[in-house]
RNA sequence: GGGCGGGUACCCAAGUGGCCAAAGGGGGCGGACUGUAAAUCCGCUGGCUCAGCCUUCGCAGGUUCAAAUCCUGCCCCGCCCA
Numbered sequence: 001g002g003g004c005g006g007g008u009a010c011c012c013a014a015g016u017g018g019c020c021a022a023a024g025g026g027g028g029c030g031g032a033c034u035g036u037a038a039a040u041c042c043g044c045u046g047g048c049u050c051a052g053c054c055u056u057c058g059c060a061g062g063u064u065c066a067a068a069u070c071c072u073g074c075c076c077c078g079c080c081c082a
Stems, first nucleotide, its partner, number of pairs: 001081007010026003018065001027045006046054003058074005
C1' cells in the first nucleotide's frame, strides 16, 4: 500500500431502515433473605422540569418522512496479501 472483518451504555456483547434509550451477561445502586458476609431472588442502572421531552451507537458529511442499521471520506483495532 491492497483485501476482509470490527468500533454500540461503566465493561463484554446482540441489534431486521420505523415496533430502539437499544436484548442478554458482568459491574454498580436499592431491596428481600441471612446473626454478619457470600450465594440466591426482585427492582433500577444516558439525562431532565419524567403520561413526556432531550441527547446518544468511533469522527465528519450525505440519502430518507424516519438512520446504531444504507452511502462517502477519515481515524483506530484485528486477520490476510504485497
Transfer RNA from a Chloroflexota bacterium, 82 nucleotides, folded computationally. The organism belongs to Chloroflexota, within Bacteria. Its Rfam family is "tRNA". The prediction has a mean pLDDT of 83.